[in-house]
RNA sequence: GGCGCCAUCGUCUAGGGGUUUAGGAUACCACCCUCUCAAGGUGGAGGCACGGGUUCGAAUCCCGUUGGCGCUA
Numbered sequence: 001g002g003c004g005c006c007a008u009c010g011u012c013u014a015g016g017g018g019u020u021u022a023g024g025a026u027a028c029c030a031c032c033c034u035c036u037c038a039a040g041g042u043g044g045a046g047g048c049a050c051g052g053g054u055u056c057g058a059a060u061c062c063c064g065u066u067g068g069c070g071c072u073a
Base pairs, nucleotide, nucleotide: 001072002071003070004069005068006067007066010026011025012024013023018056028044029043030042031041032040049065050064051063052062053061
C1' cells in the first nucleotide's frame, strides 16, 4: 500500500429502517431501610466516533474520514 472486521451511557453490552423518550447490567448521585457500614428497595443523571448521501423516515443501508484489530505484499 491492498483487503476484511469493529466503533452505542464511565465500563460491558442489546437493538440490523417506523413500534416508549435507544433498553439492560455494573459503576455514580439522591432518598428509604439500618445504631453505622455493607446488602436490599425507589428514583435520577449519563450514549449512537465524525462528515456527507439514500429514504416520507437512519443508531440501523451506502460513500468518505478518523481510530483500533487482523490478513496479505
A computed fold for a 73-nucleotide RNA from Ammonifex degensii KC4, annotated as transfer RNA. RNAcentral holds the sequence, with entries from Rfam. The source organism's lineage runs through Bacteria, Bacillati, Clostridia, Thermoanaerobacterales and Ammonifex degensii. The prediction has a mean pLDDT of 81.